[in-house]
RNA sequence: UUCUUAUUAGCUCAAUGGUAGAGCAGAAUACUUCUAAUAUUCCGAUCUUGGUUCAAUUCCGGGAUAAGAAA
Numbered sequence: 001u002u003c004u005u006a007u008u009a010g011c012u013c014a015a016u017g018g019u020a021g022a023g024c025a026g027a028a029u030a031c032u033u034c035u036a037a038u039a040u041u042c043c044g045a046u047c048u049u050g051g052u053u054c055a056a057u058u059c060c061g062g063g064a065u066a067a068g069a070a071a
Stems, first nucleotide, its partner, number of pairs: 001070007010024004018054001026042005047063005
């Protein structure tokens, strides 16, 4: 310098262009003499900026970060 891949909740990961979800973690309540366990509920996220589209996590361009390959 060129190319490829990845970026979603505090963490690990899902999500055919059509309601953004799960597990763990955190909080509340119930249960319990207390704790633990269990049950129910809650909290919390699409790297950024434009474009296409009735509609974008998803498709396209630029940028950022990380990893890899070639020279």
RNAcentral holds the sequence, with entries from ENA. Transfer RNA from Taxawa tesnikishii (nom. ined.), 71 nucleotides, folded computationally. Its Rfam family is "tRNA". Gene Ontology term of the family: triplet codon-amino acid adaptor activity. Rfam classes the family as a transfer RNA.